A computed fold for a 113-nucleotide RNA from Hymenobacter daecheongensis DSM 21074, annotated as SAM riboswitch aptamer (S box leader). Of the family's consensus pairs, 97% are formed in the model. The sequence is in RNAcentral, with records from Rfam and Ribocentre. RNAcentral records the identical sequence in 2 taxa. The coordinates come from a structure-prediction model, not an experiment, and the mean pLDDT is 84.

[in-house]
RNA sequence: AAUUUAUACAGAAGUGGCGAGAGAACAGGCUCCGUGACCCACUGGCAACCUUCGGUAAAGCGAAAGGUGCCAAUUCCUGCCCGCCCGGCCGUUGCCCGCGGGACAGAUAAGUU
Numbered sequence: 001a002a003u004u005u006a007u008a009c010a011g012a013a014g015u016g017g018c019g020a021g022a023g024a025a026c027a028g029g030c031u032c033c034g035u036g037a038c039c040c041a042c043u044g045g046c047a048a049c050c051u052u053c054g055g056u057a058a059a060g061c062g063a064a065a066g067g068u069g070c071c072a073a074u075u076c077c078u079g080c081c082c083g084c085c086c087g088g089c090c091g092u093u094g095c096c097c098g099c100g101g102g103a104c105a106g107a108u109a110a111g112u113u
Base pairs, nucleotide, nucleotide: 001113002112003111004110005109006108007107013043014042015041016040017039021032022031023030026079027078028077029076044071045070046069049067050066051064052063053062054061075105080102081101082100083099084098087096088095089094
């Protein structure tokens, strides 16, 4: 880097440094931000994918926290496809808003090449 599988409306912040944008990319929204965001370091924490231990016929399950991960907002929301109801616009086709499902993309873990 490619690929497979799994997961996501839960949870978890202080200090110091830096100094202007940040929330992956594009577009539209919305939000965070000189009362210092984002990022970095340290400390602390959350969770439990892998791992270890216990348990089981095997699982489910329980405990720990070694390897990762994470600590604004559902992956912040929408975008593509399908379905549905009320409402709005419209002469109609249809469009907008909303809800549900799926896909795509991205993220993380574990595996494979």